Predicted 3D model of a 146-nucleotide RNA (c-di-AMP riboswitch aptamer (ydaO/yuaA leader)) from Streptomyces agglomeratus.
The RNAcentral record of the sequence draws on Rfam and Ribocentre.
The organism belongs to Streptomyces, within Bacteria.
The coordinates come from a structure-prediction model, not an experiment, and the mean pLDDT is 79.

């Protein structure tokens, strides 16, 4: 001097996921999702390629073997599952926008056959994960100091 584990107070970040009232159930604020007319848009689905919602998390291409299936025994088509490659698209220390860049995601549930939008009106949710830094530059604004 890095570097990894754990606790503590604090700071801050994904994400709607915060407060504030009660001893407690439990209400309230505030964010957030859904479902619901008219106009208006559109058809869909009924031998099922159903259909639809949270969310950034969608399209796609190569590879490798397994498994059906047919074969001229060279192989070829199908179905899933691994791995990589990319890419719609999103995030990253005071806050919003814009320009260059760098790292990173680009998952996972859910409903239950059913639902476009949609005012009145109805139904939910407030979880869970991280972080010690790749930032620079403009404009407007907070804050602090003075």
């Nucleotide at each position: 001097c890095g570097u990894g584990c754990g606790c503590a107070c604090g700071c801050g970040c994904c994400g709607a996921a915060u407060u504030c009232c009660g001893c407690a159930a439990g209400g309230g604020a505030a964010c957030c999702g859904g479902g619901g007319a008219a106009c208006c848009a559109c058809g869909u689905u009924c031998c099922u390629u159903g259909g639809g919602g949270u969310g950034a998390a969608u399209c796609g291409g190569g590879c490798c073997g397994c498994u059906u299936c047919g074969u001229c025994c060279g192989c070829g088509a199908a179905g899933a599952g691994g791995c990589c490659c990319g890419u719609a698209g999103g995030a990253g220390a005071c806050c919003u926008u814009c320009c260059u860049g760098c790292u990173c995601c680009g998952a996972a549930c859910c409903c239950g056959u059913c639902a476009g939008c949609u005012a009145a009106c109805c139904c939910g949710g407030u979880a869970g994960g991280c972080g010690a830094g790749a930032a620079g530059g403009a404009a407007g604004g907070a804050a602090a100091g003075g």